The RNA shown here (c-di-GMP-I riboswitch aptamer) has 89 nucleotides and comes from a Gemmatimonadota bacterium.
The model forms 100% of the base pairs in the Rfam consensus.
It was read from a public genome assembly, where an Rfam model found it.
It matches the Rfam family "c-di-GMP-I riboswitch aptamer". Gene Ontology term of the family: cyclic-di-GMP binding.

């Protein structure tokens, strides 16, 4: 340096649920809690998922409904990129 994660050490992260806060929502943050994770570290670049305050179209006529559209969101969906622990070969 490359490949691999069968074995070792020391660490690390934290799903669902519950509580509080933010947000129109998806979702996020903090606490609690551990289902799991060898990149469950970083990054929305490609694909994909989710949402629609707002915009447009149509319908309706008491302030609504339906459809379409990310500029929103998810890296614990997959890939690319960046950085990195231990062990084995």
């Nucleotide at each position: 340096c490359g490949c691999u994660g069968c074995u070792c050490a020391g660490a690390g992260c934290a799903a669902a649920g519950c509580c509080g806060c933010c947000g129109a929502a998806a979702g996020g943050c903090g606490g609690u809690g551990a289902c799991g994770c060898a990149g469950a570290g970083c990054c929305a670049c490609g694909g994909g998922g989710c949402u629609u305050c707002c915009g447009c179209a149509c319908c309706g006529a008491g302030u609504g409904g339906u459809g379409c559209g990310a500029u929103g969101u998810c890296c614990g969906c997959c890939g690319a990129g960046c950085c990195g622990c231990c062990a084995g070969c």